Description: A computed fold for a 77-nucleotide RNA from Chitinophagaceae bacterium UBA3961, annotated as transfer RNA. The sequence was found in a public genome assembly.
[in-house]
Order: sequence, then structure tokens, then C1' cells
RNA sequence: CGGGUGGUGGCGCAGCCCGGUAGCGCACUUGUAUGGGGUGCAAGGGGUCGCUGGUUCGAAUCCAGUCCACCCGACCA
Repeated sequence: CGGGUGGUGGCGCAGCCCGGUAGCGCACUUGUAUGGGGUGCAAGGGGUCGCUGGUUCGAAUCCAGUCCACCCGACCA
């Protein structure tokens, strides 16, 4: 330098193909059961979907640019 894959609550991931209210598990908070811990049950909080722009009535999703990480290749030594 070229190509590919990925970036979504604290962590791990789904959703993207085929646009229509952002989800799951763990974690966290509160209540409850227990003398307490652990654990079970019930309820709840938390994410401008890497960034910028575009298309559209409407974008996590489509398009363009860009940043970061990983993989492959090329180049230099």
C1' cells in the first nucleotide's frame, strides 16, 4: 500500500441480507423468601448502534467518506 472481517448498555453477543418503537445472557439496583451468606422469585435502571455526511416519510440496517482492531497478501530491510 491492496483485499477481507469486525465495532450495538459494564462484559459477551443477536438484530443488518429483506429499512418501520434497539434486544438476549451475565452483571447492576430494589423488593421478597432465609438468622445471615449463597441461591430462588418478582420488578426496575442503563446504549445519539465507532465517527461524519447522503438517500428516505422513516436508517443499527441502504450509499459515500473516515477512524480503530484483527486476518491475508504485496513492498522495504